Predicted 3D model of a 474-nucleotide part of an RNA (small-subunit ribosomal RNA, 3' major domain) from an uncultured bacterium.
Context: one part of a larger RNA
C1' cells in the first nucleotide's frame, strides 16, 4: 500500500423485517451424480455446474459401441499417364455401403492442342469432435450497473508512496456544492439510443364510421370527424410557489400537468478478480495417430435403473370440478406455406379448397360473466399406470414420437428441519404466439387479460461501498 478481523463509526441492496406465493412430502416431465453396461459419447461442478452446451438423439445429427468395407482416401492443390466422360439407367450379389457385368454419353479448335470430366500411379499431403484453455486468440460467466479506477504537472516524502480521490453536507452516482498544497484531465456515472405512457401536425388504404344513404354484416357509396396506424415535432427542465439548508448543491410540501423530480422498461458492464468456461463453434502453437486415433455403411447405445440431488408441471379440490350458454387481447408466423366455410368421423383426424407472400387471408384465446348440477367423500377431487381399437408425420415409430377415444383410476387431503422468488400493472393466476422443427415442448425466449397484500425499521443474517483502527498475512 493492500488484504483480513468472530474490532469500531456511517451507507446501500427483497440483505433482513412486514406481507404473498413456491420448494422440501405425492406422481409426473427433464438434467446430473452413481450404478450398469459392448457402448451407455463429450463438455459444465459452490454462489457463476444440475429443463446448461441441446432453438427440439427413431434414422441422419453422432463425436460412443460391435460388425462389415476403404488406403493420396469423403473433402483441397500439384505432378505423370490413360480415357471421353460425368450424370442417368438395368441386371447380379450385400444387412447396406462396398464390389461385378451392360446401356446411354463432352465442348472449342488456327487440327499443333486447350478446357472439363473420370480411371490409374506416386509421392508431396490431405483428415483428426486425438491431448493440452496451465502455452494462446476469439467468445462468454462472476463481483456488479457497484461507484469505483487511474493519470499529468506541482507539493510532501531518504524511500516504498502520500497528496489529488480525504474533511462538512447531499446524491441512485468520485451526483453535485462548500472547503482545502494541490492545480487539470482521462475511463467509468449520468445524458445522447430503443421502447412506453400525452398530444400537435402530414398522411387516409388493407385502417376507422360520427352524419346522410344502403346492407344479413362497415357490406357498399360517401367521408377521414374518431380509432388507429407511422413520420415529423411539442412535452419534463426543480421550470414556478412555499418552507427548511450555509445566501450553496440540495431535501420536503404544493401548483399546473397525460407524465415529476432518473416518470416506466430496454440496450450499454470501467481497471481488474476468479492460471473461472470453452482446443467439441471457429482460429491456432507444440505433442500425437496416418492400412488408423482418419473415412464409408447398416445396426445398436446416448432413451439402462436399488438409489441420491437440483430445475419445473400436474394435483391434493367447493374462491372447486363438470354441462350448457356467451363475450373481450397483444404479440407473432404463413408458399415445398397458413388454410376458413361446407362435408365425414364420438375423437385425435379426414376429404375437399375460397383466400391470402398478407394492416386485405388464415392459424386464433382462455381464465371471466350467466345457468344448472355435484354437496365435504380418496368423491362428478386427482390424473399417474396399464389394456384394446385408433389418427398423424415419417422409407421406417420394436428398442424409442406425437395425439386421440373406451376402459382401467395408483400416489395424493397442503408436505419435517430447512429454503426460493416477488415492492406495482409487479406477484400470484389465465391463455396465446414465435424459434428450433418431416414429426416430437410440463422447456427457452417473447405477448397481452385479470390482478393484489405489505415495507414500522436497520437490532440481527448475506453481499457490497466509504473512512479511520489493529495486525502471527503479502
Nucleotide at each position: 500500500u493492500g488484504a483480513c478481523g468472530g474490532g469500531g463509526a456511517c451507507c446501500c441492496g427483497c440483505a433482513c423485517a412486514a406481507g404473498c406465493g413456491g420448494u422440501g412430502g405425492a406422481g409426473c416431465a427433464u438434467g446430473u451424480g452413481g450404478u450398469u453396461u459392448a457402448a451407455u459419447u463429450c463438455g459444465a461442478a459452490g454462489c457463476a455446474a444440475c429443463g446448461c452446451g441441446a432453438a427440439g438423439a427413431a434414422c441422419c445429427u453422432u463425436a460412443c459401441c460391435a460388425a462389415g468395407u476403404c488406403u493420396u482416401g469423403a473433402c483441397a492443390u500439384c505432378c505423370u499417364u490413360c480415357u471421353g466422360a460425368c450424370c442417368g439407367g438395368u441386371a447380379c450379389u450385400u444387412a447396406a455401403u462396398c464390389g461385378u457385368a451392360c446401356c446411354u454419353u463432352c465442348u472449342c479448335u488456327u487440327c499443333g492442342g486447350a478446357g472439363c470430366a473420370g480411371g490409374a500411379g506416386u509421392g508431396a499431403c490431405a483428415g483428426g469432435u486425438g491431448g493440452u484453455g496451465c502455452a494462446u486468440g476469439g467468445u462468454u460467466g462472476u463481483c456488479g450497473u457497484c461507484a469505483g479506477c487511474u493519470c499529468g504537472u506541482g507539493u510532501c516524502g531518504u524511500g516504498a508512496g502520500a497528496u489529488g480521490u480525504u474533511g462538512g453536507g447531499u446524491u441512485a452516482a468520485g451526483u453535485c456544492c462548500c472547503g482545502c498544497a494541490a492545480c487539470g484531465a482521462g475511463c467509468g456515472c449520468a445524458a445522447c439510443c430503443c421502447u412506453u405512457a400525452u398530444u400537435g401536425u402530414u398522411a387516409g388504404u388493407u385502417g376507422c364510421u360520427a352524419c346522410c344513404a344502403u346492407u344479413u354484416a362497415g357490406u357498399u357509396g360517401a367521408g377521414c370527424a374518431c380509432u388507429c396506424u407511422a413520420g415529423c415535432g411539442a412535452g419534463a427542465c426543480u421550470g414556478c410557489c412555499c418552507g427548511g439548508g450555509u445566501u450553496a448543491a440540495c431535501c420536503g410540501g404544493g401548483a399546473g400537468g397525460a407524465a415529476g423530480g432518473u416518470g416506466g422498461g430496454g440496450a450499454u458492464g470501467a481497471c481488474g478478480u476468479c492460471a473461472a468456461a470453452u482446443c467439441a463453434u471457429c482460429a491456432u502453437g507444440c505433442c500425437c495417430c496416418u492400412u488408423a486415433u482418419g473415412u464409408c455403411u447398416a445396426g445398436g447405445g446416448c432413451u439402462a435403473c436399488a438409489c441420491a440431488c437440483g430445475u419445473g408441471c400436474u394435483a391434493c379440490a367447493a374462491u372447486g370440478g363438470c354441462a350448457a350458454g356467451u363475450a373481450c387481447a397483444a404479440a407473432g408466423a404463413g408458399a415445398a406455406g397458413c388454410a376458413a366455410g361446407a362435408c365425414c368421423g364420438u375423437g385425435a383426424g379426414g376429404u375437399g379448397g375460397a383466400g391470402c407472400a398478407a394492416a386485405a387471408c388464415u392459424c386464433a384465446a382462455a381464465a371471466a360473466c350467466u345457468u344448472g348440477u355435484c354437496u365435504c367423500a380418496g368423491u362428478u377431487c386427482g390424473g399417474a399406470u396399464u389394456g384394446u381399437a385408433g389418427g398423424c408425420u415419417g422409407a421406417a415409430a420394436c428398442u424409442c414420437g406425437c395425439c386421440u377415444a373406451c376402459a382401467u383410476g395408483a400416489a395424493g387431503c397442503u408436505g419435517g428441519a430447512g429454503u426460493u422468488g416477488c415492492u406495482a400493472g409487479u406477484a400470484a393466476u389465465c391463455g396465446c404466439g414465435a424459434a428450433u422443427c418431416a414429426g416430437c415442448a410440463u422447456g427457452u425466449c417473447g405477448c397481452g387479460g385479470u390482478g393484489a397484500a405489505u415495507a414500522c425499521g436497520u437490532u440481527c443474517c448475506c453481499g457490497g461501498g466509504c473512512c479511520g483502527u489493529g495486525c502471527a498475512c503479502a

The coordinates come from a structure-prediction model, not an experiment, and the mean pLDDT is 84.